[in-house]
Formats: sequence, structure tokens, C1' cells
RNA sequence: UAAUAUAGCUAUCGCAAUGAUGUCUACUGAAUUAGGUCAGGUCGGGAACGAAGCAGCCUUAAGGGAGCUCCAUUAUGUGCGGUAGUUUUUAUUUUAU
Repeated sequence: UAAUAUAGCUAUCGCAAUGAUGUCUACUGAAUUAGGUCAGGUCGGGAACGAAGCAGCCUUAAGGGAGCUCCAUUAUGUGCGGUAGUUUUUAUUUUAU
């Protein structure tokens, strides 16, 4: 000097881990301007009955917080491995002085 291997560093890929978001699950959730049922009362009617419909109740929408069991997306100064690069480390062999 060159080659090979090895370690460090960088990049990238894969798997895992962790975080975030979404999906999902149940809960909650409409003074009114979602729907249903509409006590009382109101209106129409001679009456029978009918009509609209407040409060209340029920089902939910948007939303809200909770749950991570799975799934999806995303992120990385976490871990392990593969590949490539590199002016660095170590070792072996080789060339020259």
C1' cells in the first nucleotide's frame, strides 16, 4: 500500500417496545332547534270523540370523559437483527521503504 475480518459512527429495512390519533366497547348527553309517548291544561264538537301539544319519561344525534382486548395509521436520543456506506478501532496476511 492492498485485501479480508472485527468494532465504532451514519443511513436504511424488518421485528419488538413505548407514545399519539382513529376504529371499537359501554356510560353520559337535546332549556331549545331530533324522534316517540304525551298527565294536567287548551281548542273544535250538543255529545261521542277528535286535533294540536307544555311538563315528565324513553330512544338517540353532535359532543364529553373512561377503557385498551384486538385492529389500523403515525412517531422515535428505546431494544435486537439484516443490508449498504465511512476520513475512525483492532487483528491477520501481503507489497514497498